Predicted 3D model of a 544-nucleotide part of an RNA (small-subunit ribosomal RNA, 5' domain) from a metagenome. Its mean pLDDT, the model's own confidence on a scale to 100, is 83. Its Rfam family is "Bacterial small subunit ribosomal RNA". Its family is annotated with structural constituent of ribosome and ribosome in the Gene Ontology.
Context: one part of a larger RNA
């Protein structure tokens, strides 16, 4: 000199864009943060209102409404969001490999979607419990569950050939045997079947099953790189390798039985300390050094430790089970909980914000869609925490006013500074107007195409109209009034820009280094003057 997620002191007008618990991965009151689908399924209220009857108590029926709430089932919940505890490691970075693998939803292709069955929740009844919750009996549906059929280009077995490779092999061709599948929903129509209508028929869309390919994601393996300590020198029995098996999507001591005695280390093993890694960021001419906050990629974790279940994917932050610590409820028998999600509270600390608005946009989940959910996100609030921009007025104005300070008492200086005169109108204030961010989707009408036996529905494209804004009456624009509301902080001995007077008298004090102060202190304190920066200025801390 530069920089900062900064803090402290004094001061403080406005705006834009960013940033904001670095400490206790300490404990958490309260609210919200993951739901959705009735076009998978069975069932199905109430309030309120209308009508009729009425013994005036009420009853029946219609709307509310096939709505709400609950249940079965599907998909999602493994994403998104947080934190950095652990980890010195194939965790990360980079480059390869997988002839050792998998991949829901999505895209393309081929084939199929046949026939049946038995339950169960909801519900009802009875019962237990303080509660959380649960038991028994009875009824019922499905795209829930089960069985059968069919089935190869799938898998396995048996053999064969060709091509290629990297040892196990890969690809292609053709024969035989064995095994394995499915589910329907909805719109339209009468061409076919049954036929009076119409649907079990036809057709469109969305699904379901099997197989092949793609895309994307993931798993595993390897080369190289990846902090400090040798005042850590030896470490290792599933240890190192083999054979056989188990397990996994998959290789492998990953696990097991047997066999062998290996493996690693001064090119630093083992042990200890510290630490998430990177793109980047800061500094520097560079080499390098430091760092990993925000944003992006990867990893790890979710009160602490362990475990599996479901699933395409988890050993799962707002799932389950066990153990532990802590907190809460209890009728003492037993139960409930997990903010390192967004706000917020206590505590710790030098120190770090609102229990805000909205799904309008972008993105995500569900749904055919309308739509619903979304503390992701978009915005607003607080903080000079940072960067950037603007303002606190401009011109004229000498009697060099008053006053302060200094003085050699002549004067000098603050100083065109003020006053005064003439202007301007940024920001703040008031009034009026007032956005872009919105394109879609849906709906209505129309046209064209595709489709069909023909149409229609549906689908695709296009046109017109209509619909949607949290921010926000915000940005911005115009008008009004009026210099009015808006300047401080540090320094002045040398380094280092800037000097005099008074007070003090090795005292009080200053200080980054050298050093000042003991009676003429440009170094302490005050004043005048001056210098620097300026809504900031200094100090402290840290890095180069």
């Nucleotide at each position: 000199g530069a920089a900062c997620g900064a803090a402290c002191g004094c001061u403080g007008g406005c705006g834009g864009c960013g940033u904001g618990c670095u400490u206790a991965a300490c404990a958490c009151a309260u609210g919200c943060a993951a739901g959705u689908c009735g076009a998978a399924c069975g069932a199905g209220a109430a309030a309120g209102g209308g009508a009729u009857c009425u013994u005036c108590g009420g009853a029946u029926u219609c709307c509310g409404a096939g709505u709400a709430a609950a249940g079965u089932g599907g998909c999602a919940a493994a994403c998104g969001g947080g934190u950095g505890a652990g980890u010195a490691a194939c965790a990360c970075g980079u480059g390869a490999g997988u002839a050792a693998u998998u991949u829901g939803c999505c895209c393309c292709u081929g084939a199929u979607u046949u026939u049946g069955g038995a339950a169960u929740a909801a519900c009802a009844a009875u019962c237990u419990g303080a509660a959380a919750a649960g038991a028994u009996u009875g009824c019922u549906a499905a795209u829930a569950c089960c069985a059968a059929a069919u089935g190869a280009c799938a898998u396995c077995c048996c053999a064969u050939u060709a091509u290629g490779g990297c040892a196990u092999c890969a690809u292609a061709a053709a024969a035989g045997g064995a095994u394995c599948a499915a589910a329907g929903a909805u719109g339209g129509c009468c061409u076919c079947u049954c036929g009076c209508a119409g649907a079990a028929g036809c057709u469109g869309u969305c699904g379901a099953u099997c197989a092949g390919g793609g895309a994307u994601g993931a798993g595993c393996u390897c080369g190289c790189g990846u902090a400090c300590c040798a005042u850590u020198a030896g470490c290792u029995a599933g240890u190192u390798g083999g054979c056989g098996g188990g397990g996994u999507a998959a290789u492998g001591g990953c696990c097991c039985a047997c066999c062998a005695a290996g493996g690693u280390u001064a090119u630093g093993a083992u042990g200890g300390u510290u630490a998430g890694c990177c793109g980047g960021c800061c500094u520097g001419a560079g080499a390098g050094g430091g760092u990993g906050u925000c944003c992006g990629g990867c990893c790890a974790c979710a009160c602490u430790g362990g475990g599996a279940c479901u699933g395409a994917g988890a050993c799962a932050c707002g799932g389950c089970c066990c153990a532990g610590a802590c907190u809460c409820c209890u009728a003492c028998g037993g139960g409930a909980g997990g903010c390192a999600g967004c706000a917020g509270u206590g505590g710790g600390g030098a120190a770090u914000a609102u229990u805000g608005c909205g799904c309008a946009a972008u993105g995500g989940g569900g749904g055919a869609a309308a739509c619903c959910c979304u503390g992701a996100c978009g915005c607003a609030g607080c903080a000079a925490c940072g960067c950037c921009g603007c303002g606190u007025g401009g011109a004229u104005g000498a009697u060099g006013a008053a006053g302060g300070c200094c003085u050699u008492c002549g004067g000098g200086u603050c100083g065109u500074a003020a006053a005064a005169u003439c202007c301007u109108g940024u920001c703040a204030g008031a009034u009026g107007g007032g956005a872009a961010g919105a394109a879609a989707u849906g709906c209505a009408u129309c046209a064209u195409g595709a489709g069909c036996a023909a149409a229609a529905u549906c689908c695709a494209u296009g046109a017109u109209g209509u619909u949607u804004g949290a921010c926000g009456g915000u940005a911005c624009c115009a008008u009004c009034a009026g210099a009015g509301g808006a300047a401080g902080c540090c320094c002045c001995g040398g380094c280092u820009a800037a000097c005099u007077c008074c007070g003090u008298g090795c005292c009080a004090g200053c200080a980054g280094c050298c050093g000042c102060g003991g009676u003429a202190a440009u170094a302490c304190g005050g004043a005048g003057g001056g210098g620097g920066c300026g809504a900031g200025c200094g100090u402290u801390g840290u890095u180069c």